The prediction has a mean pLDDT of 76. The RNA shown here (Bacterial large signal recognition particle RNA) has 266 nucleotides and comes from an Actinomycetota bacterium. NCBI's taxonomy places the organism under Bacteria, Bacillati, Actinomycetota. Its Rfam family is "Bacterial large signal recognition particle RNA". The family is grouped with related families in Rfam's "SRP clan". Rfam classes the family as a non-coding RNA gene.

RNA sequence: UUGCGCUAGGUGGGGAGACGGCCUUUCCCUGAACUCCAAAUAGGCCUCAUGGGAGACUGAAUUCCCAUCUGCGGCUCCGCCGAUGCGAGGUUAGCGCUCGACAAGCGGUGUUGACGGCUGGGUCCCGCGCGAGUUAACCCCGUGAAUCAGGUCAGAUCCGGAAGGAAGCAGCCUUAAGCGGAAGGUGGCUGCGCCGUGGGGUCACCUGGUCCGAGCUGGCUACCGAGGACGCGCUCGUAGAGGCGCUGUCAAGGAUGGGUGCGCGG
Repeated sequence: UUGCGCUAGGUGGGGAGACGGCCUUUCCCUGAACUCCAAAUAGGCCUCAUGGGAGACUGAAUUCCCAUCUGCGGCUCCGCCGAUGCGAGGUUAGCGCUCGACAAGCGGUGUUGACGGCUGGGUCCCGCGCGAGUUAACCCCGUGAAUCAGGUCAGAUCCGGAAGGAAGCAGCCUUAAGCGGAAGGUGGCUGCGCCGUGGGGUCACCUGGUCCGAGCUGGCUACCGAGGACGCGCUCGUAGAGGCGCUGUCAAGGAUGGGUGCGCGG
């Protein structure tokens, strides 16, 4: 100096969380970044921090190590920003809100006659009547008494020498008390009446007729007055996430420079 074969090493980083501490699984960011197994009631380690176990690739170099510069991106301190949340304050009431007034605009309605006047009627009240509903006694129909209602009393019983007489169960009929039905008539009652009649009332509403002849209304907007801190606006303070800037820190990748094993052969 060169060929072959090995080994060390390498096959991402940052942050949150968790932990006595470190790394991993978990979550987030970045993105060139091996495979499999187990792992948040967690897995491995113990002053060191190359996660644990198994495998694959690469391999002494542009690929490993160190230094410097750069640097996607992340984290932290501090400051500012504006929307938002929370709390507090006050606002001689700025806005929303409530009430009243007004009648400029809009709307509604009006010569098919506004507003108003006169008049009649109704809604309202009272009396009487009528009806309706409901209810009771009577009339009507039905049912209805083992025995203490009646009539007739089979069978059976009693009296009598007999003729005859007596009481009388069941059954049947009629009926009392009672029960039920149902049209009508009578009576009672009423939170009933698109019924009648007489009277009352006239604030309001509805309606008919008539006179007059153009407005009436007050729903919305505007204006005015009053009320009232419920909400917004206003001021102060505070807060998680967000944006910008800054301090510090970590950092993949990139650039430059330097460094770095073993064995065999030519």